c-di-GMP-I-GGC riboswitch aptamer from Peribacillus deserti, 90 nucleotides, folded computationally.
Of the family's consensus pairs, 95% are formed in the model.
The organism belongs to Peribacillus, within Bacteria.
The prediction has a mean pLDDT of 81.
RNA sequence: UAUGAAAAAGGCAAACUUAUCGAAAGGUAAGGACGCAAAGCUUUGGGUCUAAGGCAUGAAAUGAGUGCUAGGAUUGCCAGGCCGCCGAGU
Numbered sequence: 001u002a003u004g005a006a007a008a009a010g011g012c013a014a015a016c017u018u019a020u021c022g023a024a025a026g027g028u029a030a031g032g033a034c035g036c037a038a039a040g041c042u043u044u045g046g047g048u049c050u051a052a053g054g055c056a057u058g059a060a061a062u063g064a065g066u067g068c069u070a071g072g073a074u075u076g077c078c079a080g081g082c083c084g085c086c087g088a089g090u
Stems, first nucleotide, its partner, number of pairs: 004086001011036002016031006034076001040082003044079003047074004053069005
């Protein structure tokens, strides 16, 4: 430097539950462990989710429903960028 066999030290924490924030997706805290060698940080690109608001449409009607969307969410969806613990073999 490449790499991730086994292990040790240490780390993170899915589902679910409770509280709380949010319109929602989802976030935060505590409990809890399915997993993770970057499941550390970062929305830069793509994907996915959401759509209170906006636009369009719209029924014997003043706004149900539907479509699109500004925006929002997700780094434990995939890439990119930055940083980093341990370690057999080569």

The sequence was found by an Rfam model in a public genome assembly.